Small-subunit ribosomal RNA, 5' domain from an uncultured bacterium, 474 nucleotides, folded computationally. The prediction has a mean pLDDT of 89. It matches the Rfam family "Bacterial small subunit ribosomal RNA". Rfam links the family to the GO terms ribosome and structural constituent of ribosome.

Context: one part of a larger RNA
RNA sequence: AACGAACGCUGGCGGCAUGCCUAACACAUGCAAGUCGAACGCGUGUAGCAAUACACGAGUGGCGGACGGGUGAGUAGCGCGUGGGAACCUGCCCUGGAGUGUGGAAUAACCGAGGGAAACUUCGGCUAAUACCGCAUACGACCUACGGGUGAAAGAUUUAUCGCUCUAGGAGGGGCCCGCGUCGGAUUAGCUAGUUGGUGGGGUAACGGCCUACCAAGGCAAUGAUCCGUAGCUGGUCUGAGAGGAUGAUCAGCCACACUGGGACUGAGACACGGCCCAGACUCCUACGGGAGGCAGCAGUGGGGAAUAUUGGACAAUGGGGGCAACCCUGAUCCAGCAAUGCCGCGUGGGUGAUGAAGGCCUUCGGGUUGUAAAGCCCUUUCGGCGGGGACGAUGAUGACGGUACCCGCAGAAGAAGCCCCGGCUAACUUCGUGCCAGCAGCCGCGGUAAUACGAAGGGGGCGAGCGUUGUUC
Numbered sequence: 001a002a003c004g005a006a007c008g009c010u011g012g013c014g015g016c017a018u019g020c021c022u023a024a025c026a027c028a029u030g031c032a033a034g035u036c037g038a039a040c041g042c043g044u045g046u047a048g049c050a051a052u053a054c055a056c057g058a059g060u061g062g063c064g065g066a067c068g069g070g071u072g073a074g075u076a077g078c079g080c081g082u083g084g085g086a087a088c089c090u091g092c093c094c095u096g097g098a099g100u101g102u103g104g105a106a107u108a109a110c111c112g113a114g115g116g117a118a119a120c121u122u123c124g125g126c127u128a129a130u131a132c133c134g135c136a137u138a139c140g141a142c143c144u145a146c147g148g149g150u151g152a153a154a155g156a157u158u159u160a161u162c163g164c165u166c167u168a169g170g171a172g173g174g175g176c177c178c179g180c181g182u183c184g185g186a187u188u189a190g191c192u193a194g195u196u197g198g199u200g201g202g203g204u205a206a207c208g209g210c211c212u213a214c215c216a217a218g219g220c221a222a223u224g225a226u227c228c229g230u231a232g233c234u235g236g237u238c239u240g241a242g243a244g245g246a247u248g249a250u251c252a253g254c255c256a257c258a259c260u261g262g263g264a265c266u267g268a269g270a271c272a273c274g275g276c277c278c279a280g281a282c283u284c285c286u287a288c289g290g291g292a293g294g295c296a297g298c299a300g301u302g303g304g305g306a307a308u309a310u311u312g313g314a315c316a317a318u319g320g321g322g323g324c325a326a327c328c329c330u331g332a333u334c335c336a337g338c339a340a341u342g343c344c345g346c347g348u349g350g351g352u353g354a355u356g357a358a359g360g361c362c363u364u365c366g367g368g369u370u371g372u373a374a375a376g377c378c379c380u381u382u383c384g385g386c387g388g389g390g391a392c393g394a395u396g397a398u399g400a401c402g403g404u405a406c407c408c409g410c411a412g413a414a415g416a417a418g419c420c421c422c423g424g425c426u427a428a429c430u431u432c433g434u435g436c437c438a439g440c441a442g443c444c445g446c447g448g449u450a451a452u453a454c455g456a457a458g459g460g461g462g463c464g465a466g467c468g469u470u471g472u473u474c
Stems, first nucleotide, its partner, number of pairs: 001473003005470005012346006018339002020304001025302003029299003034063003039060002042057006070257003079182007088174003093170008101135004110125006141150003155162002183229003190220003195217008232254004236247004259280005282293004310336001312335003318332001319330004349379004359370004383415001385410005393401001418463005423444003429458005439446002
């Protein structure tokens, strides 16, 4: 000097930040991912004689749920940082080229019949589609033995459009490889069998022992392999004249994880926090047959701890998902609440006022000091209080914040000062009490009868809504 701090005493206001560093301990409750009727059939309700229209509901289907949000357990690794590379993928978006012809079979919802305490589930029957499957066509695409062969589409509509298929390029995103850098221990010296390389095959979007069969016997290591311990990495942050040292909260980039371990499915993308399956521990329901769950999302609870907040408001803005749109959703976000946790600003009054009041303290008893301090007199009204007006943020509508900021007026010095220290280091001294006691203390050291070092008082010094102490880093 610094801090995501804590503790003690004290505490007026505002702005901006920050707020479980410990148990990646366990979690009650609510919310945190939906949306589309301009893909589709059905049911219910309303209007209508009806066709139909509108609203709602579950379902099929599409897109999204791989983003956003959390945490730091694991990881000493191509994980991260930086600079390169070639054998790759890419939904939505942008640019260009070419198409969108013709058929078919199902299935949920629904109806009927069952099983089950429940979760849920079985059988039979009907039906639609932008769901599923053929045929045709193929600019370009893919395979090829260069003869040839293969592969597509979906419609909707308010007639404006929105879509669908193939293909080339782009943008942005991602996967992979390599050079260099990246903590401590040698009281860890040898490590390695898919191990190191090759060939054939498989696999992947893609290179590759990534996997497999065979062949060879290699590969790494004192320039520290292997093993053990510790740790997410970085931009940065703190300190320092710098070099360096320490650190990695908040914000931003990357990585990893989602009760523990394993696995794949779907998909452009996951081996998927609020998806699925299996195993395990734990909790809950049960009719004992069987089921349900996963806050390291936002609040909140218990526990641990020196210690860390509200079961708040709004989608108004910014951004995200869906939708042609209207709009819906969004604990992302924007705000509000709590905390002197930090930084910054402001206030707790200003002027005048001496026979230098009273009181306190000291005294050589003369006086000194507190001290212009107070009182008194003359003023002001920041902040706070009360009353009135009242935004920007919103280019047309829409404001949670918010009757907030801000402006005007009113009253009244009125409501607002403490903490640590005073032996030397180190700025600030006397008296009383105590008597190696009680106590102080960062170091040196004080205290055993005159203690500037303990306790109190008066006085003084320092900082000030804070001041000290403790912890940690430089």